[in-house]
Molecule: Fluoride riboswitch aptamer (crcB RNA motif)
Organism: Granulicella sp.
C1' cells in the first nucleotide's frame, strides 16, 4: 500500500423534518411510472415536449402546497 473479515458507525428506500419499525447498502443501496417525437452501439438506452399518483418503504406527528366546509 492492497485484499478479505469482524466490531462500531454511517447511509439509502421518485418532493421537507422527526419518532417507531422493516428491508437494503458499505462506495454501494437509491435516483419512479406513462404517452409521443427524435437519436443510438436498438434485450434496451439517451433526449425534447406532455400526462397521472405521492411530501411515509410502512405507521404516527409536524411543516409546505392544493381542494371543500365551518367559526
Nucleotide at each position: 500500500a492492497g485484499u478479505a473479515g469482524g466490531a462500531a458507525g454511517g447511509g439509502u428506500g421518485a418532493u421537507g423534518g422527526a419518532g417507531u419499525u422493516c428491508a437494503c447498502c458499505c462506495g454501494a443501496a437509491c435516483c419512479g411510472c406513462u404517452g409521443u417525437g427524435g437519436c443510438c452501439a436498438c434485450a434496451g438506452g439517451c433526449u425534447g415536449c406532455g400526462g397521472a399518483u405521492g411530501a411515509u418503504g410502512a405507521c404516527u406527528c409536524c411543516u409546505g402546497a392544493c381542494a371543500g366546509g365551518g367559526a